[in-house]
Molecule: c-di-GMP-I riboswitch aptamer
Organism: Micrococcaceae bacterium
RNA sequence: CAUCGACAAGGGCAAACCCAGUGCAAGCUGGGGACGCAAAGCCACGGAACCCUCGAGGUCAGCCGGGCUACCGAU
Numbered sequence: 001c002a003u004c005g006a007c008a009a010g011g012g013c014a015a016a017c018c019c020a021g022u023g024c025a026a027g028c029u030g031g032g033g034a035c036g037c038a039a040a041g042c043c044a045c046g047g048a049a050c051c052c053u054c055g056a057g058g059u060c061a062g063c064c065g066g067g068c069u070a071c072c073g074a075u
Base pairs, nucleotide, nucleotide: 002075003074004073005072012037013036017032018031019030020029021028022027035062041068042067043066045065046064047063049059050058051057
């Protein structure tokens, strides 16, 4: 540096649901909570799905693909 992800080690994130706030909505934010995750870190580039005030509009990366970055270890 590349590929890979096991008995590891230190850990990390956090579904559904509940509470509060926010948005027309899909949703988002904070707290609680853990279904799970080796990128469940980041990016809306392509597709899917969803919403609308139907616009070259918006949501979503924990749907699929792609890009960038990264701890530990193995080869």